[in-house]
RNA sequence: UGACCAGUAGCUUAGUGGUUAAAGCAAUCGACCUAUAAUCGAUAGAGCGAUGGUUCAAAUCCAUCUUGGUCAA
Numbered sequence: 001u002g003a004c005c006a007g008u009a010g011c012u013u014a015g016u017g018g019u020u021a022a023a024g025c026a027a028u029c030g031a032c033c034u035a036u037a038a039u040c041g042a043u044a045g046a047g048c049g050a051u052g053g054u055u056c057a058a059a060u061c062c063a064u065c066u067u068g069g070u071c072a073a
Stems, first nucleotide, its partner, number of pairs: 001072007010025004018056001027043005049065005
């Protein structure tokens, strides 16, 4: 310098144009237990890397930028 892939909750991921963005782990509260762990129940937590565009409607499509990774030179 070029090509490709990825950026969604504290962490790991799903969601490939249309109803309130979903789940596991973690956190908090409760049940159980002498107590802890395990188990069970409940609660809270992200508007999707940034900006702009297309569309009636965008996490999703397009452009630019940005961060990380892989490959080539």
The RNA shown here (transfer RNA) has 73 nucleotides and comes from a Nanobdellota archaeon. The source organism's lineage runs through Archaea, Nanobdellati and Nanobdellota. The RNAcentral record of the sequence draws on ENA. Model confidence (mean pLDDT): 81 of 100. Rfam family: tRNA. By type it is a transfer RNA.